[in-house]
């Protein structure tokens, strides 16, 4: 230095290959119950690495950038 693959919530994983309000646990916080709460039950916040392009419409495609993992050299 060239080339492949990833990057979605505080973690771990969906979103069938462009289409209706981005889903779930875990975890967090209020609240309910309850002697108490760590157990159960309701509620709610938090996310598409940044930037631009295509497009009626982008997590999904294109470009450039940062960052992780291989490979070559």
């Nucleotide at each position: 230095g060239c080339c492949c693959u990833c990057g979605u919530a505080a973690c771990u994983u969906a979103a069938u290959u462009g289409g209706a309000u981005a889903a779930a646990g875990u975890g967090c916080a209020g609240g309910c119950c309850u002697c108490c709460g760590g157990a159960g039950c309701c509620u709610g916040a938090c996310a598409u690495a940044g930037a631009g392009g295509u497009u009626c419409a982008a997590u999904u495609c294109c470009u450039c950038u940062c960052g992780a993992g291989g490979g070559c050299a």
Overview:
This is a predicted structure of a 73-nucleotide RNA (transfer RNA) from a bacterium. RNAcentral holds the sequence, with entries from ENA. Its Rfam family is "tRNA". The prediction has a mean pLDDT of 81.